[in-house]
RNA sequence: AGAGUUUGAUCCUGGCUCAGAGUGAACGCUGGCGGCGUGGAUUAGGCAUGCAAGUCGUGCGAUCUUAUCAUUGACGAGUGAAGCCCGCAAGGGUGGAUCAAGAAGAUGGUUUGAAAGCGGCAAACGGGUGAGUAACACGUGAGCAACUUUCCUUUGGGAUAGGCAUAGCUUCGUGAAAACGGGGGUAAUUCCUAAUAGUACCAUACUGUCGCAUGAUGGUUUGGUUAAAGGCAGGGACCGUAAGGCCUGCCGCCUAGAGAUGGGCUCGCGUCCUAUCAGCUUGUUGGUAGGGUAACGGCCUACCAAGGCUAUUGACGGGUAGCUGGUCUGAGAGGAUGGUCAGCCACACUGGGACUGAGACACUGCCCAGACUCCUACGGGAGGCUGCAGUCGAGAAUAUUUAGCAAUGGGCGAAAGCCUGACUAUGCGACGCCGCGUGAAGGAUGAAGGCCUUCGGGUUGUAAACUUCUUUUGUCAGGAAAGAACAUUCUGGCGUGAAUAACGACGGAACUGACGGUACCUGACGAAUAAGCCACGGCCAACUCCGUGCCAGCAGCCGCGGUAAUACGGAGGUGGCAAGCGUUACUCGGAAUCAUUGGGUGUAAAGGGCAAGUAGGCGGCAUGAUAAGUGAGGGGUGAAAUCUUCCGACCCAAUCGGAAAAUUGCCUUUCAAACUAUCUUGCUUGAGGCAGGAAGGGGGAAAUGGAAUUCUCAGUGUAAGGGUGAAAUCUGUAGAUAUUGAGAAGAACACCAGCGGCGAAAGCGAUUUCCUGGUCCUGUCCUGACGCUAAAUUGCGAAAGCUAGGGGAGCAAACAGAAUUAGAUACUCUGGUAGUCCUAGCCGUAAACGAUGAGCACUAGGUGUUGGGCCUUCUGGGCUCAGUGCCGCAGCUAACGCACUAAGUGCUCCACCUGGGGACUACGGUCGCAAGGCUAAAACUCAAAGGAAUUGACGGGGACCCGCACAAGCGGUGGAACAUGUGGUUCAAUUCGAUGAUACGCGAAAAACCUCACCAGGGCUUGACAUGUAGGUAGUAGUGAACUGAAAGGGGAACGAGCCGUCAAGUCCGGACACCUACACAGGUGCUGCAUGGCUGUCGUCAGCUCGUGUCGUGAGAUGUUGGGUUAAGUCCCGCAACGAGCGCAACCAUUUCCCCAUGUUGCUAAGGUAUCUGAGUCUUCGGAUUUGGAUAUCAGCACUCUUGGGGGACUGCCCGGGAUAACCGGGAGGAAGGUGGAGAUGACGUCAAGUCAGUACGGCCUUUAUGCCCUGGGCUACACACGUGUUACAAUGGCCGAUACAAAGGGUUGCCAACCCGUAAGGGGGAGCUAAUCUCUAAAAAUUGGCCCCAGUUCAGAUUGGAGUCUGCAAUUCGACUUCAUGAAGCCGGAAUCGCUAGUAAUGGGAGAUCAGCACGCUCCCGUGAAUACGUUCCCGGGUCUUGUACACACCGCCCGUCAAGCGAUGGGAACCAGGGGUACCCGAAGUCCUAUGUAGAUAGGCCGAAGGUAAAUCUGGUGACUGGCGCUAAGUCGUAACAAGGUAAC
Repeated sequence: AGAGUUUGAUCCUGGCUCAGAGUGAACGCUGGCGGCGUGGAUUAGGCAUGCAAGUCGUGCGAUCUUAUCAUUGACGAGUGAAGCCCGCAAGGGUGGAUCAAGAAGAUGGUUUGAAAGCGGCAAACGGGUGAGUAACACGUGAGCAACUUUCCUUUGGGAUAGGCAUAGCUUCGUGAAAACGGGGGUAAUUCCUAAUAGUACCAUACUGUCGCAUGAUGGUUUGGUUAAAGGCAGGGACCGUAAGGCCUGCCGCCUAGAGAUGGGCUCGCGUCCUAUCAGCUUGUUGGUAGGGUAACGGCCUACCAAGGCUAUUGACGGGUAGCUGGUCUGAGAGGAUGGUCAGCCACACUGGGACUGAGACACUGCCCAGACUCCUACGGGAGGCUGCAGUCGAGAAUAUUUAGCAAUGGGCGAAAGCCUGACUAUGCGACGCCGCGUGAAGGAUGAAGGCCUUCGGGUUGUAAACUUCUUUUGUCAGGAAAGAACAUUCUGGCGUGAAUAACGACGGAACUGACGGUACCUGACGAAUAAGCCACGGCCAACUCCGUGCCAGCAGCCGCGGUAAUACGGAGGUGGCAAGCGUUACUCGGAAUCAUUGGGUGUAAAGGGCAAGUAGGCGGCAUGAUAAGUGAGGGGUGAAAUCUUCCGACCCAAUCGGAAAAUUGCCUUUCAAACUAUCUUGCUUGAGGCAGGAAGGGGGAAAUGGAAUUCUCAGUGUAAGGGUGAAAUCUGUAGAUAUUGAGAAGAACACCAGCGGCGAAAGCGAUUUCCUGGUCCUGUCCUGACGCUAAAUUGCGAAAGCUAGGGGAGCAAACAGAAUUAGAUACUCUGGUAGUCCUAGCCGUAAACGAUGAGCACUAGGUGUUGGGCCUUCUGGGCUCAGUGCCGCAGCUAACGCACUAAGUGCUCCACCUGGGGACUACGGUCGCAAGGCUAAAACUCAAAGGAAUUGACGGGGACCCGCACAAGCGGUGGAACAUGUGGUUCAAUUCGAUGAUACGCGAAAAACCUCACCAGGGCUUGACAUGUAGGUAGUAGUGAACUGAAAGGGGAACGAGCCGUCAAGUCCGGACACCUACACAGGUGCUGCAUGGCUGUCGUCAGCUCGUGUCGUGAGAUGUUGGGUUAAGUCCCGCAACGAGCGCAACCAUUUCCCCAUGUUGCUAAGGUAUCUGAGUCUUCGGAUUUGGAUAUCAGCACUCUUGGGGGACUGCCCGGGAUAACCGGGAGGAAGGUGGAGAUGACGUCAAGUCAGUACGGCCUUUAUGCCCUGGGCUACACACGUGUUACAAUGGCCGAUACAAAGGGUUGCCAACCCGUAAGGGGGAGCUAAUCUCUAAAAAUUGGCCCCAGUUCAGAUUGGAGUCUGCAAUUCGACUUCAUGAAGCCGGAAUCGCUAGUAAUGGGAGAUCAGCACGCUCCCGUGAAUACGUUCCCGGGUCUUGUACACACCGCCCGUCAAGCGAUGGGAACCAGGGGUACCCGAAGUCCUAUGUAGAUAGGCCGAAGGUAAAUCUGGUGACUGGCGCUAAGUCGUAACAAGGUAAC
């Protein structure tokens, strides 16, 4: 000192939360020792038991007792049996048995001790608690000229003489008891009377001094009133029989003064919240008189007067609370708090009261009332732990029924001493603070174990073990303090004294310790007896595994958990603290989040709607005075303790002691005079006045005007009008609308008109007149600070609304109807009433906004405009004052923005704010006729709500552009049948996946078995397959006939090997291989595509996506990439705070179109040769010859085609035009090809948690005689239905029959298969050729041509079905393809809707291939024939760029509002009920003081007041409450869709 949390990100505002310190704490886990502290915070609830206030015998009389003396005493002190008497009994009386020793006992004196009573003092202290109290209670500082003070100190004086009682005791009585009463007698330092008495008190007269007033204090005079107590000790002289007198000493007593101490009273200042408490008060305020008190005083009483307090300086009321020194926190200022310790106050079961006393209205005193508890014989009594222990209760929670007076202190006493739950010690509690320990050093095969692992290792970890050492603590034993000095006794001398009494001071000795044999010291023993708690996602130091699977749970905030959780639970490890650690609660801090120090108000919460003005606050220049504020110095006080500093004592520390400082305050005094203030005297600049001008929808009243609208009347005129997106309601043939004229009515005032004017705001707009307010300018004549602001108050105050009366044309809530719609209580339309207008009154609110309070001063400019003034070159100029706009600098601001009209810089005053919701609400008060206004909470709930700006996305926002996107066309789909895929259904199973575009002839380029994953059944279990380890097997591995079985499998006759090393060889041995058994493991189309890799689809072959540096911005970000052009293109050019670059685009690649070169078999064959066959012509001797063709073969050739390589070619290169002279565009030439020539491959950053774990791979999970493996059979082929994709058609551009042409590209040895033969055909036979430019599949088909059909369910169409076959294959039934004969269904061009295509394309025709034993209407490739149309970009869809709005960011499939329904929660109202508080009036009235009466006393009676109680009506607070109102919260309820985009009717 800060941090987390609103957002996709940012800055700000703003709340919530955390880290710190603290506690009289409590709870959880754990717990070795010591020291010092501390411990009933709740029920001021109730209390058993013990103790907590006594003491004095030197005040008194009895009594008991010790010792001693005297007397008495065996002639019996004392004890007292039986018997007898009385009595109901209990018991009493009598009686004297028994025992008893030389003393016991009794009496008296002295003496020791005890102690019930009288008396004295104490008990008013000490100790406890905080209920009450908001107050002179407390704190602080003063005052008392208005008081008191026992004991103590000191000073002066005094203490004389008498007397009456009474307790104890005794006796009698009452009572259960507690206790009480009567009689008798007794003492005192008890009580009473008298004397004496002053400087006491009262009165009187004179007088001095002093003071702030009342007054105070002296001196003198006279008169009056009031005192006393003795005790003890000693004694030389004197007196006395003695006691004693007397004297001396000590203690005590009386009176008066002074002091000290304690107390009482008064005053200034300080001392919580609340105005939803605004008025309170009748002893109230004052006076006079009296009473009362120690004392002033309405303290009390009577009379008189009518006062007293009060508005932010808060009366009165309500709530809460003991106050302070201090304590905690904080940098401080402050905030919170008042336990222990200390000071003060209050209280003592609750309420009241007095008595005694120096002191009390009295904690362990008294009286009364009440509640409660106890005793009781029921008649009455007793009690008060908020003393110390202890107990019950309630509570989260708080200790021993301990020891001792040894110390300190207190009471009494002459003293010894006694008493002391004050206190000192002790016990219990980790409750707190402090200290110590749980070992130290060495020790690496880095042991074992645990945990993790990439399986290599890592970590726990020098940690342990082990070695050496130490002994604090502990146990045992030994030694052993300080706390003790007074007092007292004895004693020594000294002082005083008459004194060897006594007293005083100084010495010596003796005595006194609860704690306690404790602290401390020493020795022995032995690492021995001693570590936990919390955390580990961020804040916040510390990470992995397993389990769990939005479950269980965590959580201070944000938030974790839905199968790989560093956030839950456990473990290992790590971090932090440590005899503690965490949690909870509370306080301060952080929080500048109430802001004095130290905040704000345009948009975040916040400027009052506006003004006038009261109190208050603040206030111009100058002179003088004063000294209240202010400043400086001095004095008093600010208790001690605490805090701070220094020093010291316990080994240290905590703790304790000493000293200093501090105590920031209050009071008082002296000085200063700048500033503020007050007073005095002036000034003119603030303010106002006066004079002269000026503008204006400023206000009020009256009069007048025209246009328009509607209505009425009359005319013309005819069928519509009106209205809407389209309609209808409506008006109109009874004459509308339209049009002309006349009239009526009410309201509003076009143009002028302007970010122009006026007004405080609301607001003000036709014209004229009257009345009237304010403002501005000029002059600088007058007054002389007269000013500014402004709670309270008062006035004004749009619209709507209300009351009463008018008025009512138009418009128009409500209402009615027509539409729209799923609905439409709306938007639209047709009507229409309040209202809108006027008069009088009320209401008092608006986004009453510039969302910006008023005033004054200062701080760059530029440009408009309104009203004055001045100058001027008379102008479109300049200067100035007052307004009103825009732009803009500095400055400010979170930003947007503001910026001389401030949101800048300062001053003054007012108002307002303090998270969102609840809530512009409730209750209360107040105003209002009402509606309602003003004022204004809480419970509860959330972690946000909000402002500005940024990037995206989106819009039923805008601009530009592109695309078979639309349009223009061609052909289809959707209707039929069939094929195929999907959904659904069915089933033992119909395996699984794909499922908007981007699934659905998709994975599958081939489901009869296999495939196969599904189902039924039969089997196997180290397994069908891989690797390893261990053991075993020699007719071994392998082949495998019978038999069984559906097969797999079982079974096993028979046959029967091989490799390497060693060795001469064989055998043998060893190894490998193989088999069996066991164990590791195999296996899995089991799950998770939301754990993944890889691959793929889609946006999209769309033109985009980014970076570096720089610059701008607080920042997110922007710029670049936007702009002007252009392009298919972020393609290129130009401009520009940008300059460059990358991934995309383009190009590079292969293919195709043209040419050239090379190449030449299996390709080609133009010309030529040869051979064979053959057509035609001519000649012919009919034998043939010859000419010219054709086909095939061959030679030859490589010209052509073609093959395969290599080159060329196209680049806007050339020309014209447009364009910024650019990029580029349009046209043209040439060219095979022209502006990317065509088509392909190529797919940026990314999106969809898109698809795929069933192609393969792979993490995790699951399974292991099964989810693995084998087999047979079935299924994937089912079938009321729905959808997608196709095929074939519906026919004449056709069908059928025949004839005749022209391809390309592929495949082929388990193969393609020729010729030829057979079969109607599928096909069969056959076997030549071909591992292919050679042979073969291979026939191309549409086309062309000839014929038939003649518009029909047909010579169209071919489904379906029956029969017969062929082929493949182990097998064709479920379930193949094909052939043939027969059969001949639907269908006659297809609703809404929808798909493809822009040229060699669509359409149409055929060919081939992959898969494949067989099976193609699918897929992929190939060639043939070969169109139409595109004006164009308004619209639909998709995309790109810029801009705009946004409450969206999972991004419009977004967000989000309200009712209703459900659950929960708190709360308002509520008939009423309950409880409590304070007061009022009245009744009754205890104790008791006071008053009165009885002559006084005692006592009694009466009276006033009076606690408790009762009655009554109100009031306040809290609780309950049928029912009721809204509010809040709650993953997936209902209805709509109000808001956010122009949110689909702009919102408010």
Small-subunit ribosomal RNA from an uncultured bacterium, 1548 nucleotides, folded computationally.